[in-house]
RNA sequence: GGGAGCUUAGGUAAGUGGUAUACCAGCGGUCUCCAAAACCGCAAUCGGAGGUUCGAUUCCUCCAGCUCCUGCCA
Numbered sequence: 001g002g003g004a005g006c007u008u009a010g011g012u013a014a015g016u017g018g019u020a021u022a023c024c025a026g027c028g029g030u031c032u033c034c035a036a037a038a039c040c041g042c043a044a045u046c047g048g049a050g051g052u053u054c055g056a057u058u059c060c061u062c063c064a065g066c067u068c069c070u071g072c073c074a
């Protein structure tokens, strides 16, 4: 230099055009003498910028970051 993949909540992942989900963690409640466990509930997320579309986390382009593969000429 060339090629491929990935980026979603505090963490790990699912979802891949039509209101973004789960588990762990966090917060509140029930229970308990207290706590833990269990159960119920709450909050929190699509790397950035453009484009396509009635509608974009999803498709396209560029940029950034991470991971992997691989050199050609001299």
Base pairs, nucleotide, nucleotide: 001070002069003068004067005066006065007064010024011023012022013021018054026042027041028040029039030038047063048062049061050060051059